[in-house]
RNA sequence: AGAGUGGGUCGGGCGAUCGCCGCGGCCGACGUCACGGCCGGGGAGGAAAGUCCGGACUCCAAGGGCAGUGUGCUGGCUAACGGCCAGCGGGGGCGACCCCAGGGAAAGUGCCACAGAAAACAUACCGCCGAACUCCCGCGAGGGGGUGGCAAGGGUGAAAAGGUGCGGUAAGAGCGCACCGCCGGCGUGGUGACACGACGGGCAGGGCAAACCCCACACGGAGCAAGGCCAAAUAGGGGGGCGUUCGAGGCUGGCCCGGCUGAAGCCCCCGGGUAGGUCGCUCGAUCCCGCGGGAGACCGCGGGGCUAGAGGAAUGAUCGCCGCCCGCCGCGAGGCGGGGACAGGAUCCGGCUUACAGACCCGCUCUCUGG
Numbered sequence: 001a002g003a004g005u006g007g008g009u010c011g012g013g014c015g016a017u018c019g020c021c022g023c024g025g026c027c028g029a030c031g032u033c034a035c036g037g038c039c040g041g042g043g044a045g046g047a048a049a050g051u052c053c054g055g056a057c058u059c060c061a062a063g064g065g066c067a068g069u070g071u072g073c074u075g076g077c078u079a080a081c082g083g084c085c086a087g088c089g090g091g092g093g094c095g096a097c098c099c100c101a102g103g104g105a106a107a108g109u110g111c112c113a114c115a116g117a118a119a120a121c122a123u124a125c126c127g128c129c130g131a132a133c134u135c136c137c138g139c140g141a142g143g144g145g146g147u148g149g150c151a152a153g154g155g156u157g158a159a160a161a162g163g164u165g166c167g168g169u170a171a172g173a174g175c176g177c178a179c180c181g182c183c184g185g186c187g188u189g190g191u192g193a194c195a196c197g198a199c200g201g202g203c204a205g206g207g208c209a210a211a212c213c214c215c216a217c218a219c220g221g222a223g224c225a226a227g228g229c230c231a232a233a234u235a236g237g238g239g240g241g242c243g244u245u246c247g248a249g250g251c252u253g254g255c256c257c258g259g260c261u262g263a264a265g266c267c268c269c270c271g272g273g274u275a276g277g278u279c280g281c282u283c284g285a286u287c288c289c290g291c292g293g294g295a296g297a298c299c300g301c302g303g304g305g306c307u308a309g310a311g312g313a314a315u316g317a318u319c320g321c322c323g324c325c326c327g328c329c330g331c332g333a334g335g336c337g338g339g340g341a342c343a344g345g346a347u348c349c350g351g352c353u354u355a356c357a358g359a360c361c362c363g364c365u366c367u368c369u370g371g
Stems, first nucleotide, its partner, number of pairs: 001367010012322007020043002023040006045342001049353002052351005057223004068219005073087005088102001089100004103214002108212002110208003125154002127150003132147006162180006181203001182201003186197004227279004237270006249261004286305008324339006
C1' cells in the first nucleotide's frame, strides 16, 4: 500500500421566525370548571419498527394430573429468557475469524424420490474363480459346462455392511497382521462437556427425530381496550308514599278558585350497569462517570442526572451561519450549484431480528513493497 476480519461510537451543530401537543405561573373581582391573553419551561430512536421470545404490573383461577406448547453439548451470568459470556465437539477459511435446534436411531412405528440387482432379519446387474463335487471333449497336458464359491474391481445413487497397506487365496473376504477409525471397561487431567494414554475386542453394523415418538427440563389463563374510583339521560330492578269517582296526574305563563282533560298511574329514595370523567402513567431489574471484583457476560460501592406521556394520537416548516459529501469553475485563497438515509412513542423493562445516506475510533490477519 492492497485485500480482509472482529468490536465499538455517532446518526449533523448553533440561532431566529411562524405553527402544533402537554405542564407550571400570573391576569380577566374571589373559589371551582370552561374559555381567552401573557410569561416560563418541556416535547421520539438506534432501531421508537416486527410483535418473535422473556419479565414487571393488573385481574381471574381451591389442589393435583392428563393433554398441549417450547427448549435440548458443558459451565456460568441474569428477575427471566429461545438472550448473553466463556469453553467443548463438528464443519468452513492460508489466516484473523466465521457457522452449527449440537439429547436418544442397540424401545417401538414410519419414510428414503429418480436411478439401481439391492435402500436394509441385505443383495448380486456387469464381473472374478473353477480349489472341491460332477458332466462333456481330449491319449494326455488341458479345455468347456453344471452344482457352486466371492464381493476385490466396474456400474447406480445423496447414501450400498469401516479405510490404507502387506500377507493370504482357486478367486476373494478382518480370513490374518500393522496403522488409522470404531466399541468396551480402566487410568490420568478437567467442576463439566470432553481430551489424552495404555489394554482388550475383528467390528457391533445405513440415513432421517425442524417424522411420529422416547427422555430431561420449563410453562395456569387473559392482557393497560389489564384493572381501580367517580358517575348523567333513558329503560329495567328493590323499597316507601299518594291515588282509582271522596279522582292522583296533565293543560290553562307562577299560586288559589274556576274551567278543560283524565279511567291509572304519579312522586321520592336506594342499588347495578352504560355515556362521560379520572387514576393507573411513567423513577426504573434506570442512565452517565469514577473506583473495586471477575477471563468475560456481569456484579458491588460512591457521586451526579432524569421534566413526551395527550387513548386516535403533537414533535412541523422557512431562513441565516458553521460542519460533512458530490459536481463545476479558479494557479490559489475561494466561488457557484446540489445532496444528507432508515424510520417515528401509545403501560413499562431485558433481549433477538429486520431497515439504514454517511462519518469516526480500536484490535487483529494475509499478501506485496521501501528503509